[in-house]
RNA sequence: UGAAGAGUAAAAAUGUGUUCGUCAAGUGACGGUUGAACGGGGAGUUGUCAGCCGGACGAAAAGUCUUAACGGCUUGCGGUUCACAUUUUGCAUCCCGCUUCA
Numbered sequence: 001u002g003a004a005g006a007g008u009a010a011a012a013a014u015g016u017g018u019u020c021g022u023c024a025a026g027u028g029a030c031g032g033u034u035g036a037a038c039g040g041g042g043a044g045u046u047g048u049c050a051g052c053c054g055g056a057c058g059a060a061a062a063g064u065c066u067u068a069a070c071g072g073c074u075u076g077c078g079g080u081u082c083a084c085a086u087u088u089u090g091c092a093u094c095c096c097g098c099u100u101c102a
Stems, first nucleotide, its partner, number of pairs: 001102005010089008020078003030054007040096004061075005
């Protein structure tokens, strides 16, 4: 100098347990706004994530206990919460570094 390669945060799917709701919150989509994170170092987006605001869309209950209920329990349901496990994906991109080979 050239070629090849490794590694993160995190994300998704499935499973188990669990939380909340089932008098509809949550989730998801859209618009606005603020902020954060993004391989070991630096930079960093029109991408990612989070908070807040806005107007919309939208749902599965059944059985049972109780004198009865907006209460308890069981089984369901919800793009429901969280944890764990498995699998898959994975620095937007740029520079440097690291490993191997020449």
A computed fold for a 102-nucleotide RNA, annotated as THF (Tetrahydrofolate) riboswitch aptamer. Rfam family: THF (Tetrahydrofolate) riboswitch aptamer. Rfam links the family to the GO term tetrahydrofolate metabolic process. It was read from a public genome assembly, where an Rfam model found it.